[in-house]
RNA sequence: AACUUAUCAAGAAAGGCAGAGGGAUUGGCCCGUUGAAGCCUUUGCAACCCUGAUGAACUACUCAUUCAUCAGAAGGUGCAAACUCCAUCACGUUAAAAGCGUGAAGAGAUAAGUC
Numbered sequence: 001a002a003c004u005u006a007u008c009a010a011g012a013a014a015g016g017c018a019g020a021g022g023g024a025u026u027g028g029c030c031c032g033u034u035g036a037a038g039c040c041u042u043u044g045c046a047a048c049c050c051u052g053a054u055g056a057a058c059u060a061c062u063c064a065u066u067c068a069u070c071a072g073a074a075g076g077u078g079c080a081a082a083c084u085c086c087a088u089c090a091c092g093u094u095a096a097a098a099g100c101g102u103g104a105a106g107a108g109a110u111a112a113g114u115c
Stems, first nucleotide, its partner, number of pairs: 002114007013042005021031003026087003043080003048076002050072008084107001088104006
C1' cells in the first nucleotide's frame, strides 16, 4: 500500500519556538499577522485496544473464547474551529424551489485485525 470489521450530531487548550499559510482532494464557504502550518512542553477529551465486575452463549464442568451491560483510565493509539464544515442519489415536507428530516452511495478519518 491492500483487504475486513466498527465508529464518525457528543467531547476537550494554554504556553514556547516559528512566521504564512490551513481546513485530504476539486468547488464552495470559512479559519489565519488579535499569528496559519510545523516542532516542543504541559493540560485535557474520549473510551477503539486495554483493566475490572455482572449476565448470557458454548462446554459434562471449569478455564478459555464470543456477545451484552456497567464501571475505570495505568498503558498503546487517536483527538482538542465549524456534523467528516458543506457537496451525490432516493423518499417525505412545499404549488415549485430553497431549507429541513429520513435512508442510501461515494470519498475520507480513526481504531482493531488480516496479508